The prediction has a mean pLDDT of 80.
A computed fold for a 76-nucleotide RNA from a Prolixibacteraceae bacterium, annotated as transfer RNA.

[in-house]
Parts: sequence; C1' cells; structure tokens
RNA sequence: CGGGGUGUAGUACAGUUGGUAGUAUGCCUGGUUUGGGACCAGGAGGUCGUCGGUUCGAGUCCGGCCACCCCGACCA
Repeated sequence: CGGGGUGUAGUACAGUUGGUAGUAUGCCUGGUUUGGGACCAGGAGGUCGUCGGUUCGAGUCCGGCCACCCCGACCA
C1' cells in the first nucleotide's frame, strides 16, 4: 500500500422486510436469613465507533474516515 472481517449497556453477545434498542452476567435498592452465601421482587445504566447521504422513518441501506483483527504485496 491492496483485499476482507469486526465495532450495540461495565463485560460477553442477539437484533427477523428499514417501523418502541434487547438477553445473560455484573451493579444499586428492598425482602427471606443471626450474618455471609443463595433465592425472590424492583430499579438504574446506550449520542448503536465517527462524519455525511438516501428515506416519512436508519443499529439495519450507501459513501468517507477512525480503531482492532486476518490475508497478501513491498522494504530491511
């Protein structure tokens, strides 16, 4: 430098024809228990990597850029 993949809650990941952003775990509060652990109930937590475009409407479609990973080329 060229090609491909990934980017969504603290962490690991789903997201169906473009139409209300979810699951598990963790965290907070309360209950059961002498307490811990465990269980039960409730709750908080997201500019969906970023900037634009298309559209009535974008996590989803299109383009640029950034970060990480893989392959190839080049130089040593």
Its Rfam family is "tRNA". Rfam's curators write: Transfer RNA (tRNA) molecules are approximately 80 nucleotides in length.